[in-house]
Context: one part of a larger RNA
Formats: sequence, structure tokens, C1' cells
RNA sequence: CUGGGCGUAAAGGGCGCGUAGGCGGUAUUUUAAGUGAGGCGUGAAAGCCCUGGGCUUAACCCAGGAGGUGCGUUUCAUACUGGAAUGCUAGAGUGCGAGAGAGGAAAGUGGAAUUCCUAGUGUAGAGGUGAAAUUCGUAGAUAUUAGGAAGAACACCAGAGGCGAAAGCGGCUUUCUGGCUCGCAACUGACGCUGAGGCGCGAAAGCGUGGGGAGCAAACAGGAUUAGAUACCCUGGUAGUCCACGCUGUAAACGAUGAGUGCUAGACGUUGGAGUUAAAACUUCAGUGUCGCAGCUAACGCAAUAAGCACUCCGCCUGGGGAGUACGGUCGCAAGAUUAAAACUC
Repeated sequence: CUGGGCGUAAAGGGCGCGUAGGCGGUAUUUUAAGUGAGGCGUGAAAGCCCUGGGCUUAACCCAGGAGGUGCGUUUCAUACUGGAAUGCUAGAGUGCGAGAGAGGAAAGUGGAAUUCCUAGUGUAGAGGUGAAAUUCGUAGAUAUUAGGAAGAACACCAGAGGCGAAAGCGGCUUUCUGGCUCGCAACUGACGCUGAGGCGCGAAAGCGUGGGGAGCAAACAGGAUUAGAUACCCUGGUAGUCCACGCUGUAAACGAUGAGUGCUAGACGUUGGAGUUAAAACUUCAGUGUCGCAGCUAACGCAAUAAGCACUCCGCCUGGGGAGUACGGUCGCAAGAUUAAAACUC
């Protein structure tokens, strides 16, 4: 390479937008590039294959024939693919009418709790643990009442519930703003799918500058435990956690399952629409779950939200270790990220 694969054995890119490219609904006409058939030319000789001949035979040699992927040219065919033209409406989009939502950004605002401060009441303990001690407290703690300050997070509602491409999103109000679903079938008329590069988004931790700092808490200190205890437990406690702007670009970024389209028994929940109905209930579309048939799977399991049956496009894998390492390149302030071997060894 031909292949075979990617839920758990190696293997789906963290997620989107989209360039090139690849692939692409339906009808008619046309063209004849791909495609198919025929003719002609070419396809050197030697060799291979066949027939015959020459060396006593063979190897070897000689003659003739056959064959030759392919390439060029020409004629014909037109189902499919491609090109051109004109249409269509089932894909896609627009419009109109409704709807749900922690989708995003900014500003404002509320109550509970916590800590601290001030004042009152009050007195000897409090705190903490398996038990203790470090710690706080007669300079009045803990407890309790009143007032004040600060920062962070939003109990109940809350749901296997909702929204978002993913990361993720939860008090309330306002402003700005993205997407989605259902119904109607008015409009456009294939405008579509995927997507190498590229661009953007991207938890936590970390970094830079400036703020902020209640609680929590790496590091650190002390007390315990222990043979030891650089831990688990306790008392403290700094970065950080929060905000603004910039960087980093990684996660078991997981459904360990790429995106799109069509097809293939059902049953029971649940969210949002629409329809029928007096109601119960039923039908249908879009999501989200549990079980289950056919089928698939090494098994576990998956099963209309497929890991079933097919097609299109992208990414990735090819024994274990060495190693996601070295070197080089690119990016980064750094930490490091990304791309990515070999020797050797089993």
C1' cells in the first nucleotide's frame, strides 16, 4: 500500500464558524469530458509463450508466428457521472402567528448566614477531639440583645426538569442581545452536507498590572497520633479563591461513543408546542429518560438519542517499554503547550 478498525482491547480532534477540496434532490433538452463498443496507428530488437530448424543431445543458436498493460487518432452509443440551458418543490432558507427557557452581556437591588467593630446584660469558662493539647478568656471571652461595616454565595422553589456548540449557566429587577420549538404554507428555488489549513470560544490551576479580601484555604507554624508521621485529626495561616483588563489553551474537556441524511417492533415516564374531545384519553412534532424486539457485539452491553441497516465528508489507530520523551520548528512573560522520532530492549 491493499486491507481491518476507533463505547470498555491501540484509536473520535475539547467545541464551534468556515476556505480549498470531496460529496450532493427532482424533470426535460443538449453536449459527449468521464464511461462502453468498433476501426486505424504506435507499442524497437533481444527476452517470455507457440511452431519449425541447426550444432550426435541438451544448454545454446536461427527463422516464423502469437501476445503486449498502455498511448494517440477516428466512428458510434448516451443508462449513469460531469458540463450547458430551462423548469419543479419533498432538502435548505425567508415570511406570518404563537411558545418555553439557570443561553449571553451590563447596570441596579434584596434577605438569611458568616466574620469584625461599638454598646448593653452577664460570669468562668469557651473551643476542639476517638481522647487531648496547641488556641481564646477576669485587660471580661463563650452565650445573649441592639446598632454598624465588609466581602462572598444565593436555602426553599428544584425535578432522571430547562437552556447552551462545548466549556458551562440558578436570589430579584431593568436594558441590550444570540439560538431553539410548534402552527400556517405566502415567498426563494438545491441556495445543501462535510470540512485539510485558517479563525474564534474554551473548567480548574497558573502568570502580568491594578483593585478587593468576609469565609475557605495549597505553602508554612504549632498541637496531637505514631516505632517514625515531612500525612490523615485539631488550632492558626499566606498565596489563591472575588473584580477589571491582558496572557495561558490544558482536563477522566466523558456518553471514554465526530458531523450529516434516510430506513428498521413496541411499552412506560417526563419537558415544550399543535390537533381531536364534554371529560378521561388519543394523535402528532421537537427534546429528555427507563425498559425492550429484530439486528449487532469477544463479552459487557447498544437497541429510532444505535454500538442496527446504508451512503457522504473529516479526525485518528497499527505490539509493550523507551515516550507523548529527546532534538528541531512554532507559540508563551514564565510555567509550559503543540508538532514529534530513534538507538536499545522484551

The prediction has a mean pLDDT of 88. Predicted 3D model of a 346-nucleotide part of an RNA (small-subunit ribosomal RNA, central domain) from an uncultured bacterium.